Predicted 3D model of a 98-nucleotide RNA (SAM riboswitch aptamer (S box leader)) from a Candidatus Microgenomates bacterium.

RNA sequence: CAUAUAUCAAGAGUGCGGGGAGGGAACCAGCCUGAGGAUCCGCCGACAACCUAGAAGUUAAAGGCUUCAAAAGGUGCCAAAGCUGGAAACGAUAUGGG
Numbered sequence: 001c002a003u004a005u006a007u008c009a010a011g012a013g014u015g016c017g018g019g020g021a022g023g024g025a026a027c028c029a030g031c032c033u034g035a036g037g038a039u040c041c042g043c044c045g046a047c048a049a050c051c052u053a054g055a056a057g058u059u060a061a062a063g064g065c066u067u068c069a070a071a072a073g074g075u076g077c078c079a080a081a082g083c084u085g086g087a088a089a090c091g092a093u094a095u096g097g098g
Base pairs, nucleotide, nucleotide: 001098003096004095005094006093007092008091013044015043016042017041018040022033023032024031027086028085029084030083045078047076050074051073052072054068055067056066057065058064082090
């Protein structure tokens, strides 16, 4: 980078530092948000449970699937339903292989 599968109406910060103008992915139309400092980056904290280590069930077994527990590790995520519609479009996250 493209691809397969799964999820995307739940949940979580008026925190500190940096920085300094737009931002909410792209397009259109809205709407919201930002010098009372947003988006973004880092730290701390929280949320959550996709993968890794646990238990049980199913199956002859493996694999797969289902349920439960935990949250140490790898991610992720913390305005508004992926903010709303167009959209069966396009994205984001995880895992697998290329």
NCBI's taxonomy places the organism under Bacteria, Bacteria candidate phyla, Candidatus Microgenomatota. The sequence is in RNAcentral, with records from Ribocentre.